[in-house]
Context: one part of a larger RNA
RNA sequence: GAUUGAACGCUAGCGGCAGGCCUAAUACAUGCAAGUCGAGGGGUAACAGUUCUUUUCGGAGAAGCUGACGACCGGCGCACGGGUGCGUAACGCGUAUGCAACCUACCCUUCACAGGGGGAUAGCCCGGGGAAACCCGGAUUAAUACCCCAUAAGAUGAUACGAUCGCAUGGUCCAGUCAUAAAAGCCUUCGGGUGGUUAAGGAUGGGCAUGCGUCUGAUUAGCUAGUUGGUGUGGUAACGGCACACCAAGGCGACGAUCAGUAGCGGGUCUGAGAGGAUGAUCCGCCACACUGGUACUGAGAUACGGACCAGACUCCUACGGGAGGCAGCAGUAGGGAAUAUUGGUCAAUGGGCGAGAGCCUGAACCAGCCAUGCCGCGUGCAGGAAGACAGCCUUCUGGGUUGUAAACUGCUUUUAUAAGGGAAGAAAGGUUCCGAUGCGUCGGGAUUUGACGGUACCUUACGAAUAAGCACCGGCUAACUCCGUGCCAGCAGCCGCGGUAAUACGGAGGGUGCAAGCGUUGUCC
Numbered sequence: 001g002a003u004u005g006a007a008c009g010c011u012a013g014c015g016g017c018a019g020g021c022c023u024a025a026u027a028c029a030u031g032c033a034a035g036u037c038g039a040g041g042g043g044u045a046a047c048a049g050u051u052c053u054u055u056u057c058g059g060a061g062a063a064g065c066u067g068a069c070g071a072c073c074g075g076c077g078c079a080c081g082g083g084u085g086c087g088u089a090a091c092g093c094g095u096a097u098g099c100a101a102c103c104u105a106c107c108c109u110u111c112a113c114a115g116g117g118g119g120a121u122a123g124c125c126c127g128g129g130g131a132a133a134c135c136c137g138g139a140u141u142a143a144u145a146c147c148c149c150a151u152a153a154g155a156u157g158a159u160a161c162g163a164u165c166g167c168a169u170g171g172u173c174c175a176g177u178c179a180u181a182a183a184a185g186c187c188u189u190c191g192g193g194u195g196g197u198u199a200a201g202g203a204u205g206g207g208c209a210u211g212c213g214u215c216u217g218a219u220u221a222g223c224u225a226g227u228u229g230g231u232g233u234g235g236u237a238a239c240g241g242c243a244c245a246c247c248a249a250g251g252c253g254a255c256g257a258u259c260a261g262u263a264g265c266g267g268g269u270c271u272g273a274g275a276g277g278a279u280g281a282u283c284c285g286c287c288a289c290a291c292u293g294g295u296a297c298u299g300a301g302a303u304a305c306g307g308a309c310c311a312g313a314c315u316c317c318u319a320c321g322g323g324a325g326g327c328a329g330c331a332g333u334a335g336g337g338a339a340u341a342u343u344g345g346u347c348a349a350u351g352g353g354c355g356a357g358a359g360c361c362u363g364a365a366c367c368a369g370c371c372a373u374g375c376c377g378c379g380u381g382c383a384g385g386a387a388g389a390c391a392g393c394c395u396u397c398u399g400g401g402u403u404g405u406a407a408a409c410u411g412c413u414u415u416u417a418u419a420a421g422g423g424a425a426g427a428a429a430g431g432u433u434c435c436g437a438u439g440c441g442u443c444g445g446g447a448u449u450u451g452a453c454g455g456u457a458c459c460u461u462a463c464g465a466a467u468a469a470g471c472a473c474c475g476g477c478u479a480a481c482u483c484c485g486u487g488c489c490a491g492c493a494g495c496c497g498c499g500g501u502a503a504u505a506c507g508g509a510g511g512g513u514g515c516a517a518g519c520g521u522u523g524u525c526c
Base pairs, nucleotide, nucleotide: 001526004523006522007521008520009519010518013378014377015376016375017374018373019371020370021336026334027333028332030331031330032329035076036075037074040073041072043069044068047067048066049065050064051062052061053060054059083289084288085287092214093213094212095211096210097209098208099207102206103205107202108201109200110199112197113196115149116148117147118146125138126137127136128135129134155180156179157178158177159176162173163172164171165170185194186193187192215261216260217259222252223251224250227249228248229247230246231245232244233243234242264286265285266284267283268279269278270277271276291312292311293310294309295308314325315324316323317322342368344367345366346365350364351362352361353360354359381412382411383410384409391403392402393401394400395399418462419461420460421459422458426453429450430449431448432447433446434445435444436443437442470515471514472513473512474511475496476495477494481510482509483508484507485506491498492497
């Protein structure tokens, strides 16, 4: 000099853009953060309308119908999105390759198919237990829930014989045997739409393997029994000591094994002429974790933050028998700390889930609030004005110098502030409705409607210099000097050093210098 997720002191007018628990991965009150589909299903707790029955004319009843829908079965989603950096020195990450060793829901393309039958169960109802959480028994019922049979060629899997090719295990092809499906669903204006099953290919996302690179310590020198390899079996989507049985005795290491310490990695960021050094906040990619430890289930995908089970610590409820919980989601609280914000608004846009759609959900996201935390921009006026006023300070003191064109005074302007008025873009598209075309899927056009931010940005008018300057420094380094006070005291100080009676170095004043809505100090790194 540059830098900063900064903090502290003094000060503070406005706007734009960004950033905001670096510490206790400490504990958490409260609310919200993942639902959706009635065009899969049985139904009807609530709401609205309608119809019917009944009536003592107040009403009561009935899912009968329509809109709809609590709870329930079923589907899809909940593995995304959001958070944190504990662990990890590792194929974790980065990079380059490979898989003749693999998977992939939804999506796209293509081929083929969808025949017949069955038994349950939740809910509802009845009964019972419990303080609660919830549980038990009985009866009954549906499905795009579940099961069985059939079909399975061109398909897939397993496996002979054969052919051919190759990169060891093997790949490909022909063909025999065995095995493997489904929802006759749903909607319909009857034209169709949508969904289901098997299979191939694609796309996307993932899994695995390998070369190289990836902090410090030798005051850590030896480490290793599933250890290293083989055979076989099992397991996996798949290779593999991944697991197991047997056999062999290997494997790693001064090119640093093992052990210990520290640490998420990268794109990047800061600095530097570069080489390099430092760093890994915000944003993006990957990884790991979700109170601590372990385990699997479901599923295309998890060993699953707002799922399950077990154990543990902690907190809470209890009728003492037993139960409930997990903010490293968004806010917020306590605690810790030098230190870090609102228990805000909206789904209008972008994106996500479900749905045929309307739509619903979305603390993702978009906005607003707080903070000079940073960067950038603007303003705090402009011109004239000498009796060089008053006052202050200095002085060689009838005087002079300086603050200083500074002020007063005259003229001008109005950014900003204040007040009043007008007032967006972001809306692409979607909804509703009408018209036209049509192969009835849709397409085109018109009208109308949908904005949290927000009466915001922006524009206009009025008003009046009006509403707006501080901080540090002035011995040298280093731009800026005098007086008074103090007297090795009080104090200053980054280094050299100042102060013991004339201190440009302490404290005050006047003056000056540098930056400026900031200025200094402290910390960090180059």